A computed fold for a 329-nucleotide part of an RNA from Candidatus Bathycorpusculum sp., annotated as large-subunit ribosomal RNA, domain IV. Rfam family: Bacterial large subunit ribosomal RNA. Lineage of the source: Archaea > Candidatus Bathyarchaeota > Bathyarchaeia (SeqCode) > Bathyarchaeales (SeqCode) > Candidatus Bathycorpusculum. Its mean pLDDT, the model's own confidence on a scale to 100, is 86.
Context: one part of a larger RNA
């Protein structure tokens, strides 16, 4: 030194980004178990208490056996109890075997993944929702020929978003994008026709297709959801009025939040002391409804934070053991 181990007096996280590491718990049996809930769980919750060997006895269940054929005896095996004793510090005496609660966050769960630095809050998922398609379809692959979904036929394929369930899911079509519609405008070649001494180059005109213009529908399509003054009999604020302006001015919830710059906002909890954490406040730089919002049981090797319990993480550090290296021979 070790990708090796043990044991430690008091303390007991004071270590540290952080209980990382180690340490506590650990089987079975008996009692008992909250909060919340999708009544299924949570739950092995939590917390207790018992556990070895001997003796004696009762019950159960099974297997034989004999004869008096029984709610019986003898014997064996396997459980489950009860009383007495008995050693130890300590009886699942080794080995193997959960440390626990609390409260928030994201993600509904199980599941998938960056082979070889990243397992998760990423994907995926049942559920929702739209859009395209009547089959010689729609939708991919190919240069075609053919294929494929499709041994299908809308309770079906294929496409794109959302993401269990529970409450819901406002307003906006002016911009883009799609759809359909048009009386009339634009609108290329072609084709018709005219000027150019006949041609030719050149240069009009006419008549039209899609698509433009108009008109209209669509936002779980891409998106987007204001400003400025005045105003109540303390002040403070403005339910209220007036204005500017827009397609429509941000509804319902929710929040210094994984989203607040200012900022360690302010108040309250916890702690002696707390930039973190939990409850609220809303002045929201720049919260917000399937780019989904609010919740939320159970789930998680995710992520914050506090308790108990345990501990060489530390105060502070010592010994021991088993390899090295080293040092003398």
């Nucleotide at each position: 030194c070790u990708a090796a181990u043990g044991c430690g007096a008091g303390g007991g996280a004071a270590c540290u980004c952080g209980g990382c590491a180690a340490a506590u718990u650990a089987g079975c049996c008996c009692c008992g178990u909250a909060c919340c809930u999708u009544u299924g769980g949570u739950a092995u919750a939590a917390g207790g208490g018992g556990u070895g060997c001997c003796u004696g006895c009762u019950c159960u269940u099974u297997c034989a056996g004999a004869c008096u054929u029984g709610u019986g005896c003898u014997g064996g095996a396997a459980g489950a109890g009860c009383a007495g004793g008995u050693c130890g510090c300590a009886g699942u005496g080794u080995c193997a075997a959960a440390g626990g609660g609390g409260u928030c966050u994201c993600g509904a769960c199980u599941g998938u993944u960056u082979a070889a630095u990243a397992a998760a809050a990423a994907c995926a998922u049942a559920g929702g929702a739209a859009a395209c398609c009547g089959c010689a379809a729609g939708a991919g692959c190919g240069a075609a020929a053919g294929c494929u979904u499709g041994u299908g036929a809308a309770c079906g394929g294929u496409u794109u978003c959302u993401g269990a369930a529970u409450c819901c899911u406002g307003g906006c079509c002016a911009g883009u994008a799609c759809a359909g519609g048009u009386a009339c405008c634009u609108g290329a070649a072609a084709c018709c026709u005219g000027g150019g001494u006949c041609c030719a180059a050149c240069u009009g005109g006419g008549c039209u297709a899609a698509g433009g213009g108009c008109c209209u529908g669509c936002a779980a399509a891409c998106g987007c959801c204001g400003g400025g003054a005045g105003u109540a009999a303390c002040u403070c604020u403005g339910a209220c009025u007036c204005u500017c302006u827009c397609a429509a001015g941000g509804u319902a919830g929710c929040c210094a939040a994984a989203u607040g710059c200012c900022u360690u906002g302010u108040c309250g909890g916890g702690u002696a002391a707390g930039u973190u954490c939990c409850g609220a406040c809303g002045u929201g730089c720049a919260u917000g409804a399937a780019u989904g919002g609010a919740u939320c049981a159970a789930c998680g090797a995710g992520g914050g934070c506090c308790c108990c319990a345990c501990u060489g993480u530390c105060c502070c550090c010592g010994c021991g053991u088993a390899g090295u290296a080293c040092c003398c021979g």